A computed fold for a 109-nucleotide RNA from Kineococcus rubinsiae, annotated as SAM riboswitch aptamer (S box leader).
The coordinates come from a structure-prediction model, not an experiment, and the mean pLDDT is 77.
It was read from a public genome assembly, where an Rfam model found it.
Its Rfam family is "SAM riboswitch aptamer (S box leader)". Rfam links the family to the GO term regulation of gene expression. From the family's description: The SAM riboswitch is found upstream of a number of genes which code for proteins involved in methionine or cysteine biosynthesis in Gram-positive bacteria.
[in-house]
RNA sequence: CAACCAUCCAGAGCGGCCGAGAGACCUGGCUCGACGACGCCGCAGCAACCUCCUUGGGACCCCGCACGGGACCCCUCGCGGACGGUGCUCACGCCAGGACCGAUGGAGG
Numbered sequence: 001c002a003a004c005c006a007u008c009c010a011g012a013g014c015g016g017c018c019g020a021g022a023g024a025c026c027u028g029g030c031u032c033g034a035c036g037a038c039g040c041c042g043c044a045g046c047a048a049c050c051u052c053c054u055u056g057g058g059a060c061c062c063c064g065c066a067c068g069g070g071a072c073c074c075c076u077c078g079c080g081g082a083c084g085g086u087g088c089u090c091a092c093g094c095c096a097g098g099a100c101c102g103a104u105g106g107a108g109g
Stems, first nucleotide, its partner, number of pairs: 001109001004106005013043005021032003025098005044089003049085002051082003054078001056075003061070003093101001
């Protein structure tokens, strides 16, 4: 960079710096913002996509007469647990319409 898969109405904020717009883009609304938004940094937290552990099941292989045991892979239950890799922490991706829509994660090229 292009394509693929999954998710996007749950959840979770304080401090410091900065200083005017911000909520991705267009139109129309609405919201946040000098009582300092947005952004950056620090800390804290949320969540459970990846990773690891745990529950149950299955395929194949190995050992074994058998009961059974082991290795590996896949699926799955739980408001499950967690060192870690990300992500997220106003409002449903703020809402409606639009478009080569966007964001995040994953596995590959």